Transfer RNA from a Thermoplasmatota archaeon, 73 nucleotides, folded computationally. The sequence is in RNAcentral, with records from ENA and MGnify. RNAcentral records the identical sequence in 2 taxa. It matches the Rfam family "tRNA". The family's RNA type in Rfam is transfer RNA. Its mean pLDDT, the model's own confidence on a scale to 100, is 83.

RNA sequence: GGGGUCAUAGGCUAGUCCGGUAGACUGGGGGCCUCCAGAGCCCCUGGCAUGGGUUCAAAUCCCAUUGACCCCA
Repeated sequence: GGGGUCAUAGGCUAGUCCGGUAGACUGGGGGCCUCCAGAGCCCCUGGCAUGGGUUCAAAUCCCAUUGACCCCA
């Protein structure tokens, strides 16, 4: 220098193919229960790497950028 894969909640991960309400588990906070705690149950909390484009509508499609990993030279 060229090419490929990936980026979603504090952590881990599904959804992307085929555009249509952003989910699960865990963590954190509160409550019930208990002599206390644990376990269990209920509620709350918090996210699509950045910018732009297409579209009625974008995590999803397109372009660029940033970062991680891999391949070629």